Source information
Bacterial RNase P class A from a Gammaproteobacteria bacterium, 342 nucleotides, folded computationally. Taxonomically the source falls in Gammaproteobacteria (Bacteria, Pseudomonadati, Pseudomonadota). The model forms 97% of the base pairs in the Rfam consensus.
């Protein structure tokens, strides 16, 4: 100097005039007023209501180990496999000997096969060429995503784990580790493989509905008409279904009429910031300080001036913790590789 990897921050600023919403105040006026993702509605909860007494079934979710957390499918740290020269990155990562199923075409064959080939014997033949038959073979070639362990040496008629060495794989013991796993040693010629992001099996987890939840106040109408079931010999209810259990005199459907207004829920929180301690880390504990939007058909808008990185993605609607997606331009830190000079 160049090329990368990981992490973090900002995301127009400023002045004036008028205007909007919330709070304080008698008033004048004062204080405050959209995000890093507010988006997606994908997970987990808080909160509200129904249930909460036991069992069974269905359905759904997660899937290496250990931690963090209110919890999670999230985060942190490890392990294994894979990619990269590397910093780093990715993983839907339990089980294929419980069962079922799938793999087109090509190819001889896809749960063990012989197309080409190699070798031996016989026949024919002048022949050691070629052809035919029998036997052996799966090392070489071809097809394919995948051909039934790999490399090398020996051996053989030619070959083959046929034998051997190393690697791989299975099993056993020991060592280290909480563990996933790793290592060492021994032993065995050992393979009917792959796919579960196929059905399935295994382990663990899950009651349901949702702020249009729910609570209160007020008003109005026609507490109208009809039907079915039931009234303790039990209709129906108990927010997936069944049984048990509990409650139970009304329950359900159709037609018609009225109302749809107001208040609360609504922002003090698993809250924020700083410092210290513990921990590899996520995070935890302690001390101190702070209160930072609550609209209600939906509030921050309009005009003017200046500055420069000339402004991206984009607007809360009960609230938090995550994940995912979008993002003009600018800044900071650490690390890796290449080249050059000293």
């Nucleotide at each position: 100097g160049g090329a990368g990897u990981c992490g973090g921050c900002c995301g127009a600023g400023u002045g004036g005039c008028c205007g909007c919403c919330g709070g304080g105040g008698c008033a004048a006026c004062c204080c405050g007023g959209a995000g890093g993702a507010a988006a997606g509605u994908c997970c987990g909860g808080g909160c509200u209501c129904c249930a909460u007494u036991g069992g069974g079934c269905a359905g759904g979710g997660u899937g290496c180990c250990a931690g963090g957390u209110a919890a999670c499918g999230c985060c942190u740290g490890g392990g294994a496999g894979g990619c990269g020269u590397g910093a780093g990155c990715c993983u839907a990562c339990g089980g294929a000997c419980a069962g079922u199923g799938c793999a087109a075409c090509a190819g001889a064959a896809a749960g063990a096969u012989a197309c080409c080939g190699c070798c031996g014997c016989g026949g024919u033949g002048c022949a050691u060429a070629g052809c035919c038959g029998c036997g052996g073979u799966a090392a070489g070639g071809g097809u394919g995503a995948a051909a039934u362990g790999g490399u090398g040496c020996g051996g053989u008629a030619a070959g083959a784990g046929c034998g051997c060495a190393c690697c791989g794989c299975a099993c056993a013991a020991c060592u280290g580790g909480c563990g996933a796993c790793a290592g060492u040693u021994g032993c065995g010629g050992c393979a009917c493989g792959g796919c579960a992001a196929a059905c399935c099996c295994c382990a663990c987890c899950c009651g349901g509905a949702g702020c249009a939840a729910g609570a209160c106040c007020g008003a109005a109408u026609a507490g109208g008409g009809g039907a079915a079931c039931g009234c303790u010999c039990g209709a129906g209810u108990g927010u997936g279904c069944c049984c048990a259990c509990a409650c139970g005199a009304g329950u359900u459907c159709c037609c018609g009429g009225g109302u749809a207004g107001g208040u609360c829920g609504c922002u003090c929180g698993a809250g924020g910031c700083a410092c210290g301690c513990g921990g590899u880390g996520a995070c935890g504990c302690g001390u101190g300080c702070c209160c930072a939007a609550g609209a209600g058909g939906a509030a921050u808008g309009g005009c003017c001036g200046c500055u420069c990185u000339c402004g991206a993605c984009a607007g809360a609607a009960c609230c938090c913790g995550g994940c995912u997606u979008a993002u003009a331009g600018g800044c900071c830190g650490a690390c890796u590789c290449c080249u050059u000079a000293c």